Transfer RNA from Elusimicrobia bacterium UBA5214, 72 nucleotides, folded computationally. Its Rfam family is "tRNA". From the family's description: Transfer RNA (tRNA) molecules are approximately 80 nucleotides in length. The family's RNA type in Rfam is transfer RNA. Its mean pLDDT, the model's own confidence on a scale to 100, is 83.
[in-house]
RNA sequence: GCCGGAAUAGCUCAGUGGUAGAGCAAUGGUUUCGUAAACCAUAGGUCAUGGGUUCAAAUCCCAUUUCCGGCU
Numbered sequence: 001g002c003c004g005g006a007a008u009a010g011c012u013c014a015g016u017g018g019u020a021g022a023g024c025a026a027u028g029g030u031u032u033c034g035u036a037a038a039c040c041a042u043a044g045g046u047c048a049u050g051g052g053u054u055c056a057a058a059u060c061c062c063a064u065u066u067c068c069g070g071c072u
Stems, first nucleotide, its partner, number of pairs: 001071007010024004018055001026042005048064005
């Protein structure tokens, strides 16, 4: 230099055009003499950034940024 992949909750990841989710973590509650565990509930999101397409975009297209891999 060229090619490909990834970026979504604090963490690990789902979600391939029509309400943004799960597990763990956090907070509150139940239980216990107390703690842990268990159970119930709650909160937490600029879907990397900027544009475009569309009635509608995390999802499709373009550019940029960071990271990973491959080729020379």